Overview:
This is a predicted structure of a 1505-nucleotide RNA (small-subunit ribosomal RNA) from an uncultured Chlorobiota bacterium. Its mean pLDDT, the model's own confidence on a scale to 100, is 82. It matches the Rfam family "Bacterial small subunit ribosomal RNA". RNAcentral holds the sequence, with entries from ENA, Greengenes and SILVA.
RNA sequence: AGAGUUUGAUCCUGGCUCAGGACGAACGCUGGCGGCGUGCUUAACACAUGCAAGUCAACGAGAAAAGUGUAGCAAUAUGCUGAGUAAAGUGGCGCACGGGCGAGUAACGCGUAGGUAAUUUGCCUUAGGGUUGGGAAUAACUCCGCGAAAGCGGUGCUAAUACCGAAUAAUGCAGCGGACCCGCAUGGUUAUGUUGUUAAAGAGGCAGCAAUGUCUCGCCUUAAGAUAAGCCUGCGUCUGAUUAGCUAGUUGGUAGAGUAAAAGCCUACCAAGGCAACGAUCAGUAGCUGGUCUGAGAGGAUGAUCAGCCACACUGGAACUGAGACACGGUCCAGACUCCUACGGGAGGCAGCAGUGAGGAAUAUUGGGCAAUGUCCGAAAGGGUGACCCAGCAACGCCGCGUGGAGGGUGAAGUCCUUUUGGAUGUAAACUCCUGUUGGAAGGGACGAAUAUUUAAUGCCCGUAAGAGCAUUAGUCUGACGGUACCUUCAAAGAAAGCACCGGCUAACUACGUGCCAGCAGCCGCGGUAAUACGUAGGGUGCAAGCGUUGUCCGGAUUUACUGGGUGUAAAGGGCGCGCAGGCGGACCUUUAAGUCAUGGGUGAAAUCUUUCCGCUUAACGAAAACUGCCCCUGAUACUAUUGGUCUUGAGUUCGGUAGAGGGAGAUGGAAUUCCAGGUGUAGCGGUGAAAUGCGUAGAUAUCUGGAAGAACACCGGUGGCGAAGGCGAUCUCCUGGCCCGAAACUGACGCUCAGGCGCGAAACGCGUGGGUAGCAAACAGGAUUAGAUACCCUGGUAGUCCACGCUGUAAACGAUGGAUACUAGAUGUUGGCUCGCAAGAGUCAGUGUCGCAGCUAACGCAUUAAGUAUCCCACCUGGAAAGUACGAUCGCAAGGUUGAAACUCAAAGGAAUUGACGGGGGCCCGCACAAGCAGUGGAGCAUGUGGUUUAAUUCGAUGCAACGCGAAGAACCUUACCUAGGCUCGAAAUACUAGAUUAUCCACCGGUGAAAGCCGGUGGCGCUUCGGCAAUCUAGACAGGUGCUGCAUGGCUGUCGUCAGCUCGUGUCGUGAGAUGUUGGGUUAAGUCCCGCAACGAGCGCAACCCCUACCAUUAGUUGCCAUCAGGUUAAGCUGGGCACUCUAAUGGGACUGCCUACGCAAGUAGUGAGGAAGGUGGGGAUGACGUCAAGUCCUCAUGGCCCUUACGCCUAGGGCCACACACGUGCUACAAUGGGUGCUACAAAGGGCUGCGAGACCGCAAGGUGGAGCCAAUCCCAAAAAAGCAUCCUCAGUUCAGAUUGGAGUCUGCAACUCGACUCCAUGAAGCUGGAAUUGCUAGUAAUCGCGCAUCAGCACGGCGCGGUGAAUACGUUCCCGGGCCUUGUACACACCGCCCGUCAAGCCAUGGAAGCUGGGGGUACCCGAAGUCGCCGAACUAACCGCAAGGAAGUAGGCGCCUAAGGUAAAACCAGUGACUGGGGCUAAGUCGUAACAAGGUAACC
Repeated sequence: AGAGUUUGAUCCUGGCUCAGGACGAACGCUGGCGGCGUGCUUAACACAUGCAAGUCAACGAGAAAAGUGUAGCAAUAUGCUGAGUAAAGUGGCGCACGGGCGAGUAACGCGUAGGUAAUUUGCCUUAGGGUUGGGAAUAACUCCGCGAAAGCGGUGCUAAUACCGAAUAAUGCAGCGGACCCGCAUGGUUAUGUUGUUAAAGAGGCAGCAAUGUCUCGCCUUAAGAUAAGCCUGCGUCUGAUUAGCUAGUUGGUAGAGUAAAAGCCUACCAAGGCAACGAUCAGUAGCUGGUCUGAGAGGAUGAUCAGCCACACUGGAACUGAGACACGGUCCAGACUCCUACGGGAGGCAGCAGUGAGGAAUAUUGGGCAAUGUCCGAAAGGGUGACCCAGCAACGCCGCGUGGAGGGUGAAGUCCUUUUGGAUGUAAACUCCUGUUGGAAGGGACGAAUAUUUAAUGCCCGUAAGAGCAUUAGUCUGACGGUACCUUCAAAGAAAGCACCGGCUAACUACGUGCCAGCAGCCGCGGUAAUACGUAGGGUGCAAGCGUUGUCCGGAUUUACUGGGUGUAAAGGGCGCGCAGGCGGACCUUUAAGUCAUGGGUGAAAUCUUUCCGCUUAACGAAAACUGCCCCUGAUACUAUUGGUCUUGAGUUCGGUAGAGGGAGAUGGAAUUCCAGGUGUAGCGGUGAAAUGCGUAGAUAUCUGGAAGAACACCGGUGGCGAAGGCGAUCUCCUGGCCCGAAACUGACGCUCAGGCGCGAAACGCGUGGGUAGCAAACAGGAUUAGAUACCCUGGUAGUCCACGCUGUAAACGAUGGAUACUAGAUGUUGGCUCGCAAGAGUCAGUGUCGCAGCUAACGCAUUAAGUAUCCCACCUGGAAAGUACGAUCGCAAGGUUGAAACUCAAAGGAAUUGACGGGGGCCCGCACAAGCAGUGGAGCAUGUGGUUUAAUUCGAUGCAACGCGAAGAACCUUACCUAGGCUCGAAAUACUAGAUUAUCCACCGGUGAAAGCCGGUGGCGCUUCGGCAAUCUAGACAGGUGCUGCAUGGCUGUCGUCAGCUCGUGUCGUGAGAUGUUGGGUUAAGUCCCGCAACGAGCGCAACCCCUACCAUUAGUUGCCAUCAGGUUAAGCUGGGCACUCUAAUGGGACUGCCUACGCAAGUAGUGAGGAAGGUGGGGAUGACGUCAAGUCCUCAUGGCCCUUACGCCUAGGGCCACACACGUGCUACAAUGGGUGCUACAAAGGGCUGCGAGACCGCAAGGUGGAGCCAAUCCCAAAAAAGCAUCCUCAGUUCAGAUUGGAGUCUGCAACUCGACUCCAUGAAGCUGGAAUUGCUAGUAAUCGCGCAUCAGCACGGCGCGGUGAAUACGUUCCCGGGCCUUGUACACACCGCCCGUCAAGCCAUGGAAGCUGGGGGUACCCGAAGUCGCCGAACUAACCGCAAGGAAGUAGGCGCCUAAGGUAAAACCAGUGACUGGGGCUAAGUCGUAACAAGGUAACC
C1' cells in the first nucleotide's frame, strides 16, 4: 500500500467480497512446562447451607465444666481456684465505610470550568476556656400470666459516660447602636457598646491514713484547619418530524411555612406568563467518565477487568435514628413469591464470598489465612474483617521455554509419482559422538517481617515524684502461601506436535476415486469420465502448544467526503416566480475588543498511551520524569463583528425614445369544412395494399346559387420576437405588466439567495354547475386483415375538445444543465436601440444562433448564453429490485397528489465509447443470382442410394446448402465388421525373458468322426552341440488381439463459406483505454488490381505471375510414325528401296506487352467489328484454396491419449444376412416417337489398355459364345465395330413395325459354388407410359444438347464414376426484385452474436409482507372512588416519674381522635404500541410448463413521458 468481481474487450460510475488489527468470547481438532493477568456478556430469574460487622479500663448483675478442700457411712451439702472469666443486658462508637450490581435514568445524571456574599461536617489537628451541684427512672434480675411458635404483658428491685432540672459562661447565638475597610447587585469582614440567651460525665493509674494532689483517656464550649458532603450555574452529552405544538404550581411577584442551606421546595393571594424549527412535547434506546479497540490523522465503535461519579438492594411507598441514610446483611405499611404452623398466627429477601437450580453457545472452590496492606472498636494487649493476601479449576488471553545438538550415502526400507529410465520423502531415519532446559528422583532451602508491638537501657523535654511524649541502641514474638520459589547432585534422548491451507485473490501440485452425483464455496466460481477447486493419499506452504471456524467492532470504504465526494447523459437541479426568518454582502474614516492572535497563571485525579532509565535470568510486569480541553489576568487590533459618520461604482427613482404572437376585455373579418334549401345532371360515389361495411334511382358524388353554425386563423413566418415558467400567431379598439437604449439629476448599500409560506402552472380517455357542438375524436358499433386481432387500415360515432365560473397541481414541466456576481483568445450570422457616417461600413449596449482556443470532462461533448476559473445562498444524491409501493399524516368532490419506508431478494444494475455480428436501415459493387434462352427433374417403368418398417441379422458411418449412384474404383463364398450354429484359448500373426517339464509336442503318412473348422487314433522319424547348453514344444507368468466406446481428449486428411478479395504485421502518429490510422476518400479493376490524395511509411499471407495441357511458328531428331519427289511392286495396301519435305511424335526456344494508333482521362485505365497478328486485352482449360468459421466429417484407411473385454467384445469354420418391402424422398437410365423406328449399304476420331494378358485370320453356333493360337512385353500386334451423320428402302400417327417392364422356356460365360443373389444370348410374352401439378436443377461457346469410344475396380458383374473425341446451338435489354457475397455508413438493450435478446398474464412450489370481521397482551396519560404506613397540622375530656407548688393543682408530655398529602387497588371513556386472524392484495425467488410477441434494427404501427 491494495486486490477480486458487471464487458467480446475498454474507460468510468457503483455496490458486493477479501487480505490487517482487536475480543470477558464460543465451537471443532490437538495439547509438554512456567510466570503474570482474566473468568454469568443470558434470567435486576429463584435460592438450600455456611460465612461476609463488630468491639469496648462507662454500668449493674454474674455462671459452668474441671481441680482441690471440709462435713457426712453415703446420697448430698458447702468453701476455695476456675473468675469478676464465658454468655446475656443497659450504655458508647461503628454499622451511611468496605463489598456487589447496572434494573432505572436522555437528567445538572455524568464530564469540564466555575459559584456558594445561600451551607453543613462525628472521629482528627492546632489554639483558648471549662468539666459545679442535684434528681427521677429503667433493662438485666425475681415472681406471676398469655402463646404451638415468634414473642408479649404485668408485679417488685437496681446502676451508669443512659435520662432530667439547676448553677456558671464568652471571642458563641440573637436584638439594638454608631464606626473603619472591602466588594459583584442583594451585601460582606473586623473591632466595639449594650440587653437577652445557651454547656458538661466520668473512668483508670500513682502518691497519701485521709483530705487532697497529680498523670492518662474521656466530656462541654469557642475559633481556625483538614477531611467529607449539600446546593446552584455556563458549555458538552444517542435516534426518530411517518412525534409540531407543550405547560395551571405552569412562569413571575408579595406574604408565610420549611431546610444545614438559595429556590414554587410548599401554601395563600395577585399577574398571565414560560418553553419550542438553534427541535419543545412525545416515542425508542442507553448508567456517565478516565479510558479501551481501530485508524496516517480527522474520526468511528465501545464503556469487562482497574479507577472516579451516579443509581439500585424482592416490587412500590414512607419516615425514624444519626455528624452523615430516607439505610444491601435496620424499622413501618402494601403487593407478589417461598417456608413454618397446633390454622389462631408467624418468618424471609445472596445485584456480599463460596455454592444450588433455571436460562444459555458459554464463564471457576460450599478452599486456607488474618502473616502482609487497609479498615472498625479498644489506652493497649487484642478482637473482628469472603475487604484483602494466597491457594484450587479453565490454553480464556499475553509473554517466555522445551519437544534435542553435531556428524552421517550419488541416498536403506516403506510409501508416492514416473516418459519405466528414474524422481520425491531425504541427512530425514538407521548409525556414531555429545548436551541436559522442562519433566522424574534425592538433598539443601528463602525474600516477603519489622521503623509495628513489647521488654530493657540511654538522651532530650514536662512534672516534687510517679508517669507521659520524642529520639537512639539492644533483645523477644509473629508466615496462610510452603518444604513453594531458588540452588546442588543423579540417571536418561529417554516422557513432550499439532492444526489449517495448496484454482485466482494468496505462500504452497501431483496421483487415484467420483462423474452436475456425492460434495465444496469469503467473492469470482468448481463437479455432466482425463477435477492442481469434491473425497483420500504422497508432497508442499503457513502458523505453532496451539491451529482453524463462527460471532462482533474499527480498518481498507475518499462507500456520508470537516480533513475529503458529487448532481447535462451514470443516483442526483425543486415546473416557475415572489418573499419573512436564516446565511452571505461595495468604498473610506472612527469606536469597542465579542470572534481572532500573543505572554503568563490555574486546572486537566491516579492508572493507561508515548519517551527514557532501572529491577525481577529475558519478557509480559513493576517504578520514575514529559502532553491535547476549559477558566482567569494582561496585551495587540490586520481581518470578521460592533458603534458613529461619510461616499457612489452595486441597487433603485426621474426624464426622453424604440421593438414586440407579453396579459385581460370587447368588436369585426375572409378562406375552408359540414349541414339545410333550390337549380343542372346520371349511376355510381367513397375507401384501400386489395376490399368490404357505408352513401346513392326516395337522384348521391360532381357542379352552380342562397342560407345557417361552430371552431381555427393559410400566405407574411424566419435556429425571428415577447414572457419567470407553463406558454403566446387574423384585424381593430380599450385597459395593463415587463425588458431595452440614451442623457443628466436624485436616494445613498436600500443588495444577493432563500427552508417554511404565498402565487402562477401544458395536456387530459380529468371533476362540478350552466351553455355550446362545424370539424376532429377515447369508449362503442360495423367492415377488413389475421392462426387469433378486444390492434395497426376503413366506415360511422358519444363523452371530450370550445365558452363562463370553480377545482385538480401533474408532464421527457428538457438546455434532462438552480439563482446571483466577477474574470478568461477569437471568427461568423441575426433581432432591438444608440453613436460616427451621404452611403458602404465601423464601434457600443442588450438579446438570439453556429463554429472554435485555453481550460474542463469517464468519454460524448461544453467552451463569454460554460459543463472553464472563483465567491455566496438554496435544492437534491449515496448499489439494483421490492417502490415512488405499504402504513401514517396532509391536500382534493373524486380521480388522485405531496411526504415516503421495511422485510424478503440479487452481485450486479448503470454511463460513454470500441470491435464485431445483425436489421422486414441506407449507399456502391459482384456472381447462371434474377432476367433472356436451351435442355431437364418433379408424372411412367426400371436401376441405385436413403428414411421408415420388417427381421435371428437386415453390420457400421454420412443427415440443410456442405448426407442420400456418399465411404463402396464393383456384398454369390471371400470381402464382412452383422446373425445362427459348431469349435480354439500364449491364441491366425509379433517380441524378449524367467521357472518347471519333457517327448504327450513337432514332421511325414494313414484311418475314424464331422457341414467344415476341429477333435480322436495309428505307424515311422525326432535336430545341433565345445555336453555347459542351444533350438523346438508344453505348463505358468509377461503379452498378443479387439472394424469395442469416446471425432466433444487428439494427430493427419477432407468438406464448406470461396478462387470470395480479403487477413495481418513492424515502426510512427492519434486516443486515459479497448482500439484507430495504414486498409478510409476520389477514380479504376476480375482482384486490397493500379493511380491520385491523405499521419502515415513500409512489409507479409492471399490476387496476379512463375508450373502443366491446348491454339501459331522455328530449331533439333526421324522409328515402330509419314510419303511430296525418285525407283520397284501388288487385285489392293508406305508393301519394299529410299527420303525426313509435310503430317505427326517430343524436347528446346519464340510469340501478346494495352507494345502501336485514335478518342476520353491528371494518372491508373477505358473505348474502338482500329492496325498488325495464329492468338488481343487474364486467349481457353487445369493445378494452385490467405487469416479464419462450422466442438462440420472421419477413432470403420492410418496413427494415437483415456476407458472397456481377455476360455472373449479375441480367433477359426459352415450356413444365412448386408439384396427383405404397405410406403416416402434423392440421384440416374430408358421412353412416350416420324428431327423417329426397322433393315441394308457406305465414311470420318481421340484417348486408353494388354503376359495367370490382349488375342488376329480361319472354322462352328441364329446369338451369347465355342474351337484354335498367328502376332504383340506394344507410335510395330491385338482390344477395335466408332456412333450419331450420309445413301437407299419400309413403317404414316396408332399404345403403333413407338416403348420395352414383367413373365415362361431354352442356353452361354465366369467361378469350389449363380437357390436365396451374377451378367449375357435366343424364342415367346409385350406392363406403365401419348411430354408430366405445386415446385425446382444445370448451362454464356467448341459451352448446352446429342452421339458413341476407352479405362479403373474386377474371376464374373456398370444405367454409377473417371477420361476421350464426333456433330454442334439459342440467349444475355438490364440489375427493380429472389438467393449468396464484398466495401462504406447508420441504429442496437445482440457478443453462444437475430436460430440473438426479451415482456406480461395464467398454472405449480417456496418465502417475507400489506389489508381484514375480530381476538389477546402491554406501557403511559386523563377523570372519579377507596385509601395502609408515615411526616406535618389541629384536637387531646383518657393517661403520666423528674420541674414549680405545703396541697389542690399547674407546666410539659403521651396514648388516642380528626384533617391534608399519598403507595397499592378499583371504575370509566378514549388514544397508542405489539402479537395473532378465516379470507384477501400485490411482491420476490424457483434448468428445460401454457398463451401470445410488447420492447431492443425503421423490432416490422418509431419509441417514450